This is a predicted complex of two RNAs, RNase P RNA and transfer RNA, with 449 nucleotides together.
The coordinates come from a structure-prediction model, not an experiment, and the mean pLDDT is 79.
Rfam match: Bacterial RNase P class A. It is annotated as a ribozyme.
């Protein structure tokens, strides 16, 4: 210098004028008026994909079902997030990626092709050693050729995938059939909290194809709804009509209507079902009325700085700061100057993450290649 | 703001434990008719909204994304 990789920060700046809005103070002509001061979108405010706080469902209880997560350890309020480590894969390297439990608990599926798609099998092929038969030869030991019965899985071929791989021996031909090395499995040992590792030991010729983002098994987790949650005040209307589920038996009081009560049942709470508990009418539809205000509403697992502990995520302590809270819904417009001419995009109960979108600018760590000293 | 659902031929819709995607209507060609309609016969038409992943193989399973649709106030 070029190429690359990882992490972080910012994401137009300044000035003037005119507006909008929350809060505080002051003023009067008390209006939702005026003046002054002060605060006023983001790294994703987004998607609503996870996790929590908060609120209600009476108190949220037990079981089943359903759903989710899935190497190990730690962090955290919690997580499907983050950090560190392991294993596998990619890259020369820095580094990056991984839904990464179980297929020897069971079931299902593996189209077409192929002999065979899983306790197997033979299309082409290789071989006639053993057995039977036939023909020929013969030194009567046997030899040659053929047929049958057969043997084999080395090679070819099919397929996404074919029943360990390479080599030597062995054989009629072959084959873990035997052996060596590699791979695999089981048991032990050592190191590590663990996942796991081992160029440590022994045993086993090898048994166990793939698929769990198919059912399933194992371990762990989860009650449901969501600020239009929910609480209060005010206003207005017809507490109107219809449908559904709801009943039976017994006892007491009473002349009777009826009232009380027990058992079984029903409905609702209980937003999948059952049990259990509580309450006793409940649910739905049509129709009617109001569409006003206050709280929830922003001080919070908060920001910044320093110190300490930790490899790190993070934690602890001290100091300091207050930083949008609207409800037709504010955060804007114009002018001037400058530059590298400005991307994606706008809060709506609040946080922690993930994912997606994003013109560009700056800073730092590390790696590779080339050149010079 | 919150909560659900859908996307398959030009249109309306089927398609389940994953194995080459169909129906009706419309359009095209032929027959029938003097001609048209109706009728009969035939052929064509699909990246299954888009992009990745799992699998030998995806409309189907998983993830992300785009577009469209629906519901949710209070009182009595």
């Nucleotide at each position: 210098a070029g190429a690359g990789u990882c992490g972080g920060u910012c994401g137009g700046a300044c000035a003037g004028c005119c507006g909008c809005u929350g809060c505080g103070c002051c003023g009067c002509u008390u209006g939702c008026c005026g003046g002054c001061g002060u605060g006023g979108a983001g790294g994703a405010a987004a998607g609503u994909c996870c996790g929590g706080g908060c609120u209600c469902c009476a108190a949220c209880g037990g079981g089943c079902a359903a759903g989710g997560u899935g190497c190990c350890a730690g962090g955290u309020a919690a997580c499907g997030c983050c950090u560190g480590g392991g294993a596998g894969g990619c890259g020369c390297c820095a580094g990056c990626c991984u839904a990464c439990g179980g297929a020897a608990a069971g079931u299902g599926c593996c189209a077409c092709a192929g002999a065979a798609a899983a306790c197997a099998u033979a299309c082409c092929g290789c071989c006639u050693a053993c057995g039977u038969c036939c023909g020929g030869g013969u030194u009567u030991g046997c030899c040659c050729g053929g047929a049958c019965c057969g043997g084999c899985a080395a090679g070819g071929g099919u397929g996404a995938a074919a029943a360990g791989g390479u080599g030597c021996g062995g054989u009629a031909a072959g084959a873990g059939c035997g052996c060596a090395c590699c791979g695999c499995g089981c048991g032990g040992g050592u190191g590590g909290u663990a996942a796991c590792a081992c160029g440590c030991c022994g045993c086993g010729g090898c048994a166990u194809g793939g698929u769990a983002a198919a059912c399933c098994c194992c371990a762990c987790c989860u009650g449901g709804a969501g600020c239009a949650a929910g609480a209060c005040c005010a206003a207005a209307u017809a507490g109107g009509g219809g449908a559904g589920c709801a009943g039976g038996c017994g006892g007491u009081c009473c002349u009777g209507c009826g009232a009380c009560u027990g058992c079984c049942g029903g409905a609702u709470g209980c937003g999948g079902c059952c049990c259990g508990c509580a309450u006793c009418g409940c649910u739905c539809c049509c129709g009617g009325g109001u569409a006003g205000g206050u709280c929830g509403c922003u001080c919070g697992a908060g920001g910044c700085g320093c110190a300490c502990g930790g490899u790190g995520a993070c934690g602890u302590g001290c100091g300091u700061c207050c930083c949008a809270g609207a409800u037709g819904a504010a955060u804007g417009g114009c002018u001037g100057u400058c530059c590298u001419c400005g991307a994606c995009a706008g809060a709506a109960c609040c946080c922690g993450g993930c994912u997606u979108a994003u013109a560009g600018a700056c800073c730092g760590g590390c790696u590779c290649u080339c050149g010079c000293a | 703001g919150c909560c659900g659902g859908a996307a398959u031929a030009g249109c309306u819709c089927a398609g389940u434990c994953g194995g080459u995607a169909g129906a009706g209507c419309a359009g095209c060609u032929c027959a029938u008719u003097c001609g048209u309609a109706a009728u009969g016969a035939g052929a064509a038409g699909g990246u299954c909204g888009u992009a990745g992943g799992u699998u030998c193989g995806a409309u189907u399973c998983c993830u992300a994304u785009u577009u469209c649709c629906g519901g949710c106030a209070c009182c009595a």